[in-house]
């Protein structure tokens, strides 16, 4: 000096003046009407994508069916998250990424092309083995003709065979022998990967080693295995006001009892769906009435500083502090200075001025009385991201601006 | 606020559950025919990142994650 990871912290700052929305306090002509003081958006408030508080709901029980997660040990209220780690990929390296159980539970699929995508043979090798043919020898036979055998041939049929070739993203694990009629983990040595036992470290994934054992991919397709899951959301819920207007359909059935009433069915709830369990004048539709107030609301897994234990994430113990609660929706505008970053000007400016710049140093570059290196200073303009609480939190994810530290790596100088 | 559904050609929609010879239909638009001229009607043709991105797989519209656009419902009383 250039590329780069990873962490962290901020989010222009101050003053003045007119306004907004709460709160305390005063005054009041009771009109949230007027003064005072103090407060007043964010790291993402955002997607609503996880988990959780809080609140209801005929306590949520069993089963089947469903969702959601899926290395390991911690952290936490909880999580799919965050911290340490294994193992694999990716990257020269700092470091990132992982939906990272199970393909030795089951089937299913693998377009074309290929023989054959898990039991298959186009070309191609063999033809040991039985068969045919054809030679050769033997025996009966006068020939025809029959019979028997063969270290023989032929690739003819029955059959063997998967090594070569070529196809695909993948081709029965790879390489060398052995072995064979030809060959083949058929068998052996050497290795890949994957599992089951021991074993050596480790709490654990997992590793070391040695033994057996097996060898297409695919579960972000069914599927198996574990583990977890009632539902529904502040338009949740609680009170207080105010106001009207019901209509249609459907099913109100059975048995016991003198009767009051029970019970079964029916319908409705109870996650789809049975079991069970509650309600009973209920269920659909159409249509009326309000669209007002209080509370739920903001003290909370809260904010900051300190000590300790942890590698950390996070917890523990002491001090201190109170930090927005709107409801069409407050937190905003102008002016002034200052910062920060680019642009134009003044410009051969003004003032200093013999030295400076850069490095740990040598050293290299400007400058040396100047056409003067350098170091101060003086105008204007534009800009300063991404974005706005809505019941509260913990994190993911996504938008977005500059900075400041710690490493990497490659150049040049000494 | 808080629940749902969709994105394929100018426009309405198939295909997504069973990835694969798929990117297809109609209407619409070129162009040519045919007509005295238009309309119809017939031939041909054009026209697409499948909403963006990333991942899985040999292969993605389709399966998964994560943005984006866009639409639809809802309160309370009788």
């Nucleotide at each position: 000096g250039a590329a780069g990871u990873u962490u962290g912290a901020c989010a222009g700052a101050c003053a003045a003046u007119c306004g907004c929305u709460g709160g305390c306090g005063g005054c009041u002509u009771c009109g949230c009407g007027c003064c005072g003081c103090g407060a007043g958006a964010g790291g993402a408030a955002a997607g609503u994508c996880c988990g959780g508080g809080c609140u209801c709901c005929g306590c949520a029980g069993g089963g089947c069916a469903g969702g959601a997660u899926g290395c390991u040990g911690g952290a936490u209220a909880a999580c799919g998250u965050c911290c340490a780690g294994u193992c694999g990929a990716c990257g020269c390296g700092a470091g990132u990424c992982g939906a990272a159980g199970g393909a030795u539970a089951g089937g299913g699929c693998c377009a074309c092309a290929g023989a054959a995508a898990u039991g298959g043979a186009c070309c191609g090798c063999c033809g040991a083995u039985g068969g045919c043919u054809g030679c050769u020898c033997c025996c009966c036979g006068a020939a025809a003709g029959g019979g028997a055998a063969g270290u023989c041939a032929g690739a003819u049929c029955a059959g063997g065979c998967a090594a070569g070739g070529g196809u695909g993203g993948a081709a029965c694990c790879g390489u060398g022998g052995u072995g064979u009629a030809a060959g083949a983990g058929a068998c052996c040595a050497c290795g890949a990967g994957g599992g089951g036992c021991a074993c050596u470290g480790g709490c654990g994934a997992c590793u070391u080693u040695g033994u057996c054992c097996c060898u297409g991919g695919u579960a972000a397709a069914c599927c198996c295995c574990a583990u977890u899951c009632g539902g529904a959301g502040c338009a949740a819920g609680a009170c207080c006001u105010a106001g009207g207007a019901g209509a249609a359909c459907g099913c109100a059935g059975g048995c016991a009892g003198c009767g009051a009433u029970g019970c079964c069915a029916g319908c409705c709830c109870u996650u789809g769906c049975c079991c069970g369990g509650g309600g009973u004048g209920c269920g659909u539709u159409c249509g009326g009435g309000u669209u007002g107030g209080u509370c739920g609301c903001u003290u909370g897994a809260g904010c900051c500083c300190g000590g300790c234990a942890g590698c950390a994430a996070u917890g523990c113990c002491g001090a201190g502090c109170c930090u927005a609660g709107a409801a069409a929706g407050a937190u905003g505008a102008u002016u002034g200075u200052c910062g920060c970053u680019u642009c134009c000007a003044u410009a051969c400016g003004u003032g200093g001025g013999a030295g400076g710049g850069u490095g740990c140093a040598a050293g290299c570059c400007c400058g040396u009385u100047a056409u003067g290196a350098c170091c101060a200073c003086c105008g204007g303009a534009a800009g300063c991201a991404c974005a706005g609480a809505a019941c509260c939190c913990g994190g993911c994810u996504u938008a977005c601006g500059g900075c400041a530290a710690a490493c990497u790596u490659c150049c040049c100088g000494g | 606020c808080g629940g749902g559904a969709c994105g394929u050609a100018g426009c309405u929609c198939a295909g997504c559950u069973u990835g694969g010879c798929u990117g297809g239909a109609g209407c619409g638009c070129u162009u040519g025919c045919c007509u005295u001229g238009g309309a119809a009607g017939c031939a041909a043709g054009a026209g697409g990142u499948c909403g963006c991105a990333g991942g899985u797989u040999c292969g993605a519209a389709u399966c998964c994650u994560g943005c984006c656009g866009u639409u639809c419902c809802g309160a309370c009383c009788a």